RNAcentral holds the sequence, with entries from ENA. A computed fold for a 1518-nucleotide RNA from an uncultured prokaryote, annotated as small-subunit ribosomal RNA. Its Rfam family is "Bacterial small subunit ribosomal RNA". For this family Rfam cites "Crystal structure of the ribosome at 5.5 A resolution" (Yusupov et al., Science, 2001).

[in-house]
């Protein structure tokens, strides 16, 4: 540091997910050891039970019980002394505001920080002065009586005091006046000094006798101390007050009566509307006030490179709260967690009258939750409180228990050890791998386990002992202080050291498709299931589950949840807005926000030093300290921020002052559909009136609806009337945009040129605002010719609420007023300034000889273009370049520009604008293809011309369907269906039925035993047979060392195995079909392009053809084209036998000589190349056209099939993975089926007749085939065929007759046509013709008279016609594969149907138009809007009520201190304003459920249709 995912692939925007790190976590498996942390995030939910605040007898008065001793005793008990002035409670001091817990509340001066406080307060503590005098009454505990169930409490009486009152005394302070200084923020404020009037106090301890009093001594006295009183000053702590900082929502825009200010009382420690009277009307808010949600806030913490973002457990600071709500005392300090008062609500006790009580302290329990510990020890340590002080007391704290919750260490051993054991696992069966791993030998002791030892943490205090010192008369005592000496550990016998035995006790979770380190088998079969994200699973699954193997981390791993990172995916650092989400529809402008050149000033902003502050801890660097680390401790750095305070003056701001380039004004002559009003004109259309004229007009792809004989359309005159202005006319004007278009006029607004003058920055920009804004649409009132939603009728279509066609109302038109939006686009905000150019065009202005050129001209408008820029594509001085300045405006598709709310409008809406829920994409350009009812160009029997068919009949033949025990199986458009099968009566046969066989019809190996042959062949039994029992003849294995020694064979029998037309052709190979004999398919190199890709292969000719020429960022290659191959066509050699016969001879015959010359056979050559002559073409390729020639432009014809497509077809040709059967899905045999028959097709044959049937005559062929064969002459039979058997292993013999031709007749009929079907009676072949061959004679004699929609072959020796061979076969062909004979016709053209080629364009298509995709309806599921309504919670108005309780009145009852005795102060009680809870009415505002009902999402195969992507078949949108 990136990576996965949109596509067939790119590039790009753009979401979604991942890999890092933390974490007060929980789950899930799984667990040895120890340090150092850390541990209710939920219900501030209720809590049992203990314990969390005391303390002081050196303030003070009282003071038991039980026990033990003694002694008395009426034995019941009493009395004293000890315990003990002890426990105890009370008065009285100080503590109780601290520690300790929680985060409800609280958007606020709480909190942070930096200040202020001249407006405060501060108990203990600390320095200093001054003091500590004299009195008095009371009172609780205590006693007694008395209520009460309990708490409790009421009368009555006795006591102290560091408790409470009263005089004195007062330096100070504090209040008031005067006079000075000083400082000031101008209000005040602080100090000095006069004078007036006010305010204190408490004692306890210890020693002492220096002083004083009484006098052996003690004390009211001295002295030490500790406490007190008053005061100044410090420290510390708090109050209040200010500048900044610090969540979100505007769908919250207005708010506010004590409000905001004064005066003036009150009030407090203290400032202030804090409160109160009175007076003004103010005051806060877009820089976001009110509301509303949601929350402690901070150092810090996680996390990022950083800026930042999330968070506020532990630890530290604040701050607010103690069951809720409200109050107030006490106090230096609370509005007090373990205090009081009242309300509520719980919860508990009661005797029913009353009472109590408050863990968010530390355990702990219920509860809620995914989920968070012990009802532990000690106060030895540190801190607090109390005390003179021992000592109390303390759930703070320190330890300890429990949880791998974390964070860091440690170990489960270590060496050596290959027969690479056994075993699992995979295998190609060799062999690999778990694996030196493991047993084995040697070793070693961390942790744990025993056994011993044995710390630190203690430093105080107190006593003592022996020094110094202060106070003191004082060697007393008494604070300080130094040294020794005793004394003090919960944890703990802990850590830590040794010593002993022993590899002994001690490893798991996750993962292995990609991302992402790791790969096999086996089971599953879109099931079970995985999943972060893209995606595995539908029979070979590296994706699911198990296994071996492997990877990563490791006493932990993994899974969830959060937060950051990645994400530059909110952009400050760091993005963007032509088309991707995104530029306001356009203007005027108000706040802001930015601004031009010179010079001076001050210093805000800025930039520099210096200083104060930024706690501590943390983070971070260095040292140190625990064995190491975590972990701690010390120093330092930093803390980025704030203030004060010197300076500096370039740049922003301010100021003052000049300037003129920017803005403006003024002149002048010129352009415009710029606006607004009144006028006026001509074509046209359509009405109306007449004229001429007649039968159709008119309208469409064709039509009809409509109009016309009531006279229409045509066509001529004349009129009405409204709307629009043709031609000029133009990427031509003009406007700010919407937009403006006949002429004239009147008004008006802009802007651009010229050329001088004058203003001085007067400028850009614009949140809000405020005007303008196309078309449609309201609204009122006119108009109304043409057009034309709605709408009616006619087509058209399956349908047609469309689309064409005939009517046709709203509206278009004009006044006013609304509306406020459009694809209101240049899909491109406004303004400056700078960056090459070239050609148009519009206004204007210079120039010179002036129709026209032409310029360093200036404004607009276009077009190509260099830089640059952009994801491409395209922008490019009219920028989508480089800048700046200011405004709108986006941030993943849907849901939705929708709901709700709010503003606006009559209304229709419009503006602002969400979220639940879904998806993993949706987008943008740019490529290759495919496709198009897009376009160009070209080919093909593709059309078009033809010629014959096919569908119509009968048969055959295959095929579906149906039958069926079975009718085996396969092949489905073309490219399955006379296909596979070149030939099912048994076989074949894979199918059915029934008998049988199990190492098996067949192969190989083989342990141990038996046989010695195997092979042919005859007859009998029982059997459908297969098979089973006899049985006959021929033949008698080879070697030998004569042993059944050894090879070999059979049988029978164990085991491995054989078989399998069982499945998977979607697991294959191999062959084969198609596109297509189509002209394509590619590559290397260069080159262009971010790239996918493009060139090349494209153009221009041209060709069957990517053929070949030219041309060109290409040059060159392959694979295909052609040609090399086979044949036919002509010749020429070479050879002549079974071929042939020109001439000789010879015959019935080339039969025989003989010849090889011809024909023929087969073998090697020859020839054809656009070679050549003319035209044409671009001087080319080629092309037309001619010669010559057997052929002529590829001479027929064949074989020959590129990259590829169709998972195309074959597992039933073969061969093979995987999987199934193995007394059977495998062998074997009989019989039956593959031959069925109500139908449908597909391929043929034979017809339907005269171009023909029939009869006759008999001429002419070629490929082939023949020994289990072809069979020839003869005989016989009507014939099939049979006898018979020459001949010939074939250019010699047979098949083997060729046929159609060609004469004759028949004369148009179901015939002399057609033969089906049927009967008889026969041949063949064969083990065997019943189902189920073929064929032959007689007889029958069906249907059919040229075939509907509709298709199908053929361009020449072809179509058609005729016959003829062969395979395969025992027999059986109308099939299929050859082969000759006879032998046409058309072919204008390429427009249209098919199919391909090339080249363009569109494109939302890539499973590629059989594509893709929209909406309604019908089903299911989910969120969510309305909804009569109900239920909650907060909240706000106005009103009752008014506890506790401070103030305020008042104050008859009651009153110890003071009193001049008259009082005064003082308490209850009462009143009153205020107020919490609670009620009453009326509103907001959220939530929640709600009959129905509205749209939205989603959901393999549901319904109707075709909207959109192509020209989507009416171009699309808006």
């Nucleotide at each position: 540091a990136g990576a996965g995912u949109u596509u067939g692939a790119u590039c790009c925007u753009g979401g979604c997910u991942c890999a890092g790190a933390a974490c007060g976590a929980a789950c899930g498996c799984u667990g040895g050891c120890g340090g150092c942390g850390u541990g209710c995030u939920u219900a501030a939910c209720a809590c049992a039970u203990g314990c969390a605040a005391g303390u002081c007898g050196a303030g003070c008065g009282c003071g038991a019980a039980a026990g033990c001793c003694a002694c008395c005793u009426u034995c019941g008990g009493g009395u004293g002394g000890c315990c003990g002035g002890u426990a105890g409670a009370g008065c009285g001091g100080c503590g109780a505001a601290c520690g300790g817990g929680u985060g409800c509340g609280u958007a606020a001066c709480a909190c942070g920080u930096a200040g202020g406080u001249a407006a405060c307060c501060u108990g203990c503590c600390c320095c200093a002065u001054a003091g500590c005098u004299u009195g008095g009454a009371a009172u609780a505990a205590c006693c007694a009586a008395c209520u009460g169930a309990a708490a409790a409490g009421u009368u009555g009486g006795c006591u102290a005091a560091u408790g409470c009152c009263g005089g004195a005394u007062a330096a100070g302070a504090c209040c008031a006046c005067g006079u000075c200084c000083a400082c000031u923020g101008c209000g005040g404020u602080g100090g000095a000094c006069g004078c007036g009037g006010c305010c204190a106090a408490a004692g306890g301890c210890g020693g002492c006798c220096u002083c004083u009093g009484c006098u052996u001594g003690c004390a009211u006295g001295c002295u030490g101390u500790c406490a007190c009183u008053c005061c100044u000053g410090g420290a510390u702590c708090g109050g209040c007050c200010u500048g900044c900082g610090c969540a979100c929502c505007a769908u919250u825009a207005g708010c506010u009566a004590g409000u905001u200010g004064g005066u003036g009382g009150g009030g407090u420690a203290a400032u202030g509307g804090c409160u109160c009277a009175c007076c003004a009307a103010g005051g806060c808010a877009g820089a976001g006030a009110u509301g509303g949600u949601u929350a402690g806030c901070u150092g810090g913490u996680c996390u990022g490179a950083g800026a930042g973002g999330a968070u506020g457990a532990u630890c530290a600071g604040c701050c607010a709260c103690a069951c809720u709500g409200g109050g107030a005392c006490u106090g230096a300090g609370a509005u007090a967690c373990g205090g009081c008062c009242c309300a509520g609500a719980c919860u508990c006790c009661u005797a029913c009258g009353g009472g109590a009580g408050g863990c968010a302290g530390c355990a702990g329990u219920g509860g809620g939750g995914a989920a968070u510990a012990u009802u532990g020890c000690g106060c030895a340590a540190u801190g607090g409180g109390g005390g003179a002080a021992a000592c109390c007391c303390u759930g703070a704290c320190g330890c300890a228990g429990c949880a791998a919750c974390g964070c860091c260490g440690c170990g489960u051993g270590g060496g050596u050890g290959a027969u690479g054991a056994a075993g699992g696992c995979c295998u190609u069966u060799g062999g690999g791998u778990c694996g030196u791993a493991a047993a084995g030998c040697c070793c070693u002791g961390u942790c744990g386990g025993g056994g011993g030892g044995a710390a630190a943490g203690a430093a105080c205090u107190a006593u003592c002992u022996a020094g110094g010192u202060g106070c003191g008369a004082a060697u007393a005592g008494u604070g300080c202080u130094u040294a020794g000496a005793u004394u003090u550990g919960a944890c703990g016998g802990u850590a830590c050291c040794u010593c002993c035995a022993a590899a002994g006790g001690a490893a798991g979770c996750a993962c292995c498709g990609g991302c992402c380190a790791a790969c096999u088998c086996c089971g599953u079969g879109c099931c079970a299931g995985c999943a972060g994200c893209c995606g595995c699973g539908g029979u070979a699954a590296g994706a699911c589950g198990g296994a071996g193997g492997g990877u990563g981390c490791a006493a932990g791993c993994g899974u969830u949840g959060u937060u950051c990172g990645g994400a530059a995916u909110u952009a400050c650092u760091g993005g963007g807005c032509g088309u991707a989400a995104a530029g306001g529809g356009c203007g005027u402008g108000u706040a802001g926000g930015c601004g031009g050149u010179c010079c001076g000033c001050a210093a805000a902003g800025u930039c520099a030093g210096a200083u104060g502050u930024g706690a501590a801890a943390g983070c971070c660097c260095u040292u140190g300290g625990c064995u190491u680390a975590a972990c701690c401790a010390a120093g330092g750095a930093a803390u980025u921020g704030c203030g004060u305070u010197u300076g500096a003056a370039a740049c922003u701001g301010g100021u003052g002052g000049a300037c003129u380039a920017g803005a403006g004004u003024a002149c002048g002559g010129g352009a415009g559909a710029g606006g607004g009003a009144g006028g006026u004109g001509g074509a046209a259309u359509u009405c109306c009136u007449g004229g001429u004229g007649u039968a159709g007009c008119g309208g469409u792809g064709a039509a009809a609806u409509g109009c016309g004989u009531a006279g229409a359309u045509a066509u001529c005159a004349g009129g009405a009337g409204g709307a629009a202005c043709a031609c000029c006319g133009g990427u031509g004007g003009c406007g700010a945009a919407g937009g403006c278009g006949g002429c004239c006029u009147c008004c008006u607004g802009g802007a651009a040129c010229g050329a001088u003058a004058c203003u001085g920055a007067c400028g850009c920009u614009g949140a809000g605002a405020c005007g303008c804004g196309a078309a449609a649409g309201c609204g009122u009132g006119g108009g109304g010719a043409g057009c034309a939603a709605a709408c009616a009728g006619g087509a058209u279509u399956a349908g047609a609420u469309a689309c064409c066609c005939u009517g046709g109302u709203a509206g278009u038109c004009c006044a006013c007023g609304c509306c406020g939006u459009a694809a209101a686009c240049u899909a491109u905000g406004a303004g400056u300034g700078c960056u090459a150019g070239u050609c148009g065009u519009c206004a204007g202005c210079g120039g010179g000889c002036a129709u026209g050129c032409u310029g360093u001209u200036c404004g607009g408008u276009g077009a190509c273009g260099c830089a640059g820029c952009u994801a491409a594509c395209g922008c490019g001085u009219u920028a989508a370049g480089c800048a700046c300045u200011c405004c709108g405006c986006c941030u993943g598709g849907g849901g939705a520009g929708u709901a709700c709310g709010g503003c606006c409008g009559c209304a229709a809406g419009g503006u602002u604008a969400a979220a639940a829920c879904u998806c993993a994409a949706a987008g943008g350009a740019a490529u290759u293809g495919a496709c198009g009812g897009g376009g160009g160009c070209c080919c093909g029997c593709a059309c078009a011309a033809g010629c014959g068919g096919u569908g119509g009949a009968g048969c055959a033949u295959g095929u579906g369907g149906u039958u069926u025990a079975a009718u085996u199986c396969g092949a489905a458009g073309c490219a399955a269906c006379g296909c596979g099968c070149a030939g099912a009566a048994c076989c074949u046969u894979a199918c059915c039925a029934g008998c049988c066989c199990u190492u098996g019809a067949c192969a190989u190996g083989g342990a141990g035993g038996g046989u010695c042959g195997c092979g042919a062949u005859u007859u009998c039994c029982a059997g459908a047979g297969a098979c089973g029992g006899a049985u006959u003849u021929c033949u008698u294995c080879g070697g030998u060392u004569c042993g059944g020694c050894c090879g070999g064979a059979c049988a029978g029998g164990a085991u491995a195995c054989a078989g399998g037309u069982g499945c998977u052709g979607c697991a294959u190979g191999g062959c084969u079909g198609u596109c297509g004999u189509c002209a394509g398919c590619u590559c290397g190199u260069g080159u262009c392009g971010u790239g996918a890709g493009a060139u090349g292969u494209u153009g221009g000719g041209u060709u069957a053809a990517g053929u070949c020429c030219c041309g060109c960022a290409a040059c060159g290659a392959g694979c295909g084209c052609a040609a090399c191959c086979c044949u036919c066509g002509c010749u020429u050699u070479c050879a002549g036998u079974u071929g042939c016969c020109a001439g000789c001879a010879u015959u019935u015959a080339g039969u025989u000589g003989g010849g090889c010359a011809c024909u023929c056979u087969g073998g090697a050559g020859g020839a054809a190349c656009u070679g050549c002559c003319g035209g044409u073409g671009a001087c080319a390729a080629g092309c037309c056209g001619g010669a010559g020639g057997a052929a002529g432009g590829u001479g027929g014809g064949g074989a020959u099939g590129a990259c590829g497509u169709c998972a195309a077809g074959u597992c039933c040709u073969c061969a093979u993975g995987g999987c199934c059967c193995u007394u059977a899905c495998g062998g074997g045999c009989u019989g039956g089926g593959c031959u069925a028959c109500a139908c449908a097709c597909g391929u043929g044959c034979u017809a339907c007749a005269a171009u023909g049937g029939c009869g006759g005559u008999g001429a002419c062929a070629g490929u082939g085939g023949g020994c289990u064969g072809c069979g020839a002459c003869c005989c016989a039979g009507c014939a099939a065929g049979g006898g018979u058997g020459a001949g010939c292993u074939a250019a010699u013999c047979c098949c083997u007759a060729a046929a159609a031709a060609c004469c004759g007749u028949c004369u148009c009929a179901g015939u002399u046509c057609g033969g089906a079907u049927u009967g008889c009676a026969c041949u063949c072949u064969g083990c065997a013709a019943c189902u189920c061959g073929a064929g032959u004679g007689c007889a029958u004699g069906a249907a059919g008279u040229u075939g509907g929609a509709a298709u199908c072959g053929c361009u020449a020796g072809u179509a058609a016609u005729c016959g003829c061979g062969g395979a395969u076969c025992a027999g059986c062909a109308u099939g299929c594969c050859g082969c000759g004979g006879u032998g046409a016709a058309u072919a204008c053209g390429u427009u249209c149907c098919c199919g391909g080629g090339c080249c363009u364009u569109g494109u939302a298509c890539a499973c590629a138009c059989c594509g893709c995709c929209c909406g309604u309806c019908a089903c299911a599921c989910c969120a969510u809007g309305g909804g009569a309504g109900u239920u909650g919670g907060c909240u706000u108005g106005a009103c009752c009520c008014g506890a506790a309780g401070g103030c305020g009145g008042c104050g008859c009852g009651c009153u110890a201190a003071c009193u001049u005795c008259g009082g005064a102060g003082g308490c209850a009680a009462c009143c009153g304003a205020c107020c919490a809870c609670g009620g009453u009415c009326a509103g907001g505002u959220c939530a929640g459920c709600g009959a129905c009902u509205g749209g939205g999402g989603u959901g393999a195969a549901g319904u109707c249709g075709u909207a959109a992507c192509a020209a989507g078949g009416u171009a699309g949108c808006c």